[in-house]
Description
This is a predicted structure of a 74-nucleotide RNA (transfer RNA) from a marine sediment metagenome. The RNAcentral record of the sequence draws on MGnify. Rfam family: tRNA. The prediction has a mean pLDDT of 80.
RNA sequence: GCCUCGGUGGCUCAGUCUGGUAGAGCACAACCUCGGUAAGGUUGAAGUCAUGGGUUCAAAUCCCAUCUGAGGCU
Numbered sequence: 001g002c003c004u005c006g007g008u009g010g011c012u013c014a015g016u017c018u019g020g021u022a023g024a025g026c027a028c029a030a031c032c033u034c035g036g037u038a039a040g041g042u043u044g045a046a047g048u049c050a051u052g053g054g055u056u057c058a059a060a061u062c063c064c065a066u067c068u069g070a071g072g073c074u
Stems, first nucleotide, its partner, number of pairs: 001073007010026004020057001028044005050066005
């Protein structure tokens, strides 16, 4: 230098192919339950979907560029 894959709540990830309300588990907070700090249950908070631009009525999703991580080729 070139190629491939990845970047989404605090953490681990799904969702992208086929555009249409942003989700799960763990963790966190409150409450319930309990002899009980464990286990269980209910509810809640937490996201500029890496950055910028474009297309579109509408973009996490499509297109372009950039940043960054992993792997490969040379």